The RNA shown here (SAM riboswitch aptamer (S box leader)) has 106 nucleotides and comes from an Anaerolineae bacterium. Lineage of the source: Bacteria > Bacillati > Chloroflexota > Anaerolineae. Its mean pLDDT, the model's own confidence on a scale to 100, is 87.
[in-house]
RNA sequence: GAUUCAUCCAGAGUGGUGGAGGGAACGGCCCUGUGAAGCCACGGCAACCCCUGUAGAUCGGGAAGGUGCCAACUCCGUCGGCGCGUGAGGCGUCGGGAGAUGAAAG
Numbered sequence: 001g002a003u004u005c006a007u008c009c010a011g012a013g014u015g016g017u018g019g020a021g022g023g024a025a026c027g028g029c030c031c032u033g034u035g036a037a038g039c040c041a042c043g044g045c046a047a048c049c050c051c052u053g054u055a056g057a058u059c060g061g062g063a064a065g066g067u068g069c070c071a072a073c074u075c076c077g078u079c080g081g082c083g084c085g086u087g088a089g090g091c092g093u094c095g096g097g098a099g100a101u102g103a104a105a106g
Base pairs, nucleotide, nucleotide: 003104004103005102006101007100008099013042014041015040016039017038021031022030023029025078026077027076028075043070044069045068048066049065050062051061052060053059074098079095080094081093082092083091084090
């Protein structure tokens, strides 16, 4: 990387270093020298694994440890159905695809 399952409209940043990119791809639109990515330190959020209560749980409680995360709904769209609408571009909604994270399996 590929497979299975679950979740994705909530939440949470400062400092140092670095020095031009970043938001997966493409299009859009944003963020960024009032300092991007990356790295380090400290802090925080959440509660998947985990701990715990109960006969048991998909329910309640917890946060030591393993991950994850801390601009914008996964930033929006991309493919399809349905509805609405324009002179045209479109809009709404449902589903899919893709992606991300965890757990499992290998």